[in-house]
RNA sequence: GCCCACUUAGCUCAGUCGGUAGAGCGGCUCCAUGGUAAGGAGUAGGUCGGCAGUUCGAUUCUGCCAGUGGGCU
Numbered sequence: 001g002c003c004c005a006c007u008u009a010g011c012u013c014a015g016u017c018g019g020u021a022g023a024g025c026g027g028c029u030c031c032a033u034g035g036u037a038a039g040g041a042g043u044a045g046g047u048c049g050g051c052a053g054u055u056c057g058a059u060u061c062u063g064c065c066a067g068u069g070g071g072c073u
Stems, first nucleotide, its partner, number of pairs: 001072007010025004019056001027043005049065005
């Protein structure tokens, strides 16, 4: 220098063909116990990496940029 994949909650990851997003763990509150752990119930937390484009509408499609990983030379 060229090519490929990935970027979504604090962490690990889903999200099929475009219709304003979920799980597990973790956090917080409550229940329960003489008390702790385990257990049960509930709850908060996301401008879906950034900027543009297409579209009535973009996490999803297109382009550029950034970051991470890999391959080639």
Transfer RNA from candidate division WWE3 bacterium RIFCSPHIGHO2_02_FULL_38_14, 73 nucleotides, folded computationally. Taxonomically the source falls in candidate division WWE3 (Bacteria, Bacteria candidate phyla). Rfam family: tRNA.